This is a predicted structure of a 125-nucleotide RNA (FMN riboswitch aptamer (RFN element)).
[in-house]
RNA sequence: GAAAAUUUUCAGGGGUGGGUGAAAGUCCCCAUCGGAGGUAGUAGGUAGAACCUUAGUCCUCGAGCGUAAGCCGAUCUGGUUAGAUUCCAGAACCGACGGUAAAGUCCGGAUGAAAGAAAGGAGUU
Numbered sequence: 001g002a003a004a005a006u007u008u009u010c011a012g013g014g015g016u017g018g019g020u021g022a023a024a025g026u027c028c029c030c031a032u033c034g035g036a037g038g039u040a041g042u043a044g045g046u047a048g049a050a051c052c053u054u055a056g057u058c059c060u061c062g063a064g065c066g067u068a069a070g071c072c073g074a075u076c077u078g079g080u081u082a083g084a085u086u087c088c089a090g091a092a093c094c095g096a097c098g099g100u101a102a103a104g105u106c107c108g109g110a111u112g113a114a115a116g117a118a119a120g121g122a123g124u125u
Base pairs, nucleotide, nucleotide: 002125003124006120007119008118009117010116015030017029018028019027031105032104033095034094035061036060037059038058043053044052045051056093057092064071065070075091076090077089078088079087097108098107099106
């Protein structure tokens, strides 16, 4: 210096809008939100490079369901480019279970669990 048993902490956002109705943050209209790691040609930071940041709809995982095997949502069009489902423009779409007037946004399991992130780390290698 590196590795590492192991320890600690952290680890999900979103309706006091209108309509109908006896009753709806559940229906209709409108609004609004986006877990973790990877990928980065585009863009930003920088004089430049290194480096850092950038995907709800790509890949993998977590969460959820199941005795188990296993199951488990959603993107197109145009532009730029040698090269883009990641950049730019436009238009779409998706969101566990239980409760309740039918729920991504309310209440509940949950002061839970967890992908993972950060910091430490032994009479260890």
Notes
Rfam family: FMN riboswitch aptamer (RFN element). The literature on the family includes a 2002 paper in Nucleic Acids Res by Vitreschak et al., "Regulation of riboflavin biosynthesis and transport genes in bacteria by transcriptional and translational attenuation". Of the family's consensus pairs, 100% are formed in the model. The sequence was found by an Rfam model in a public genome assembly.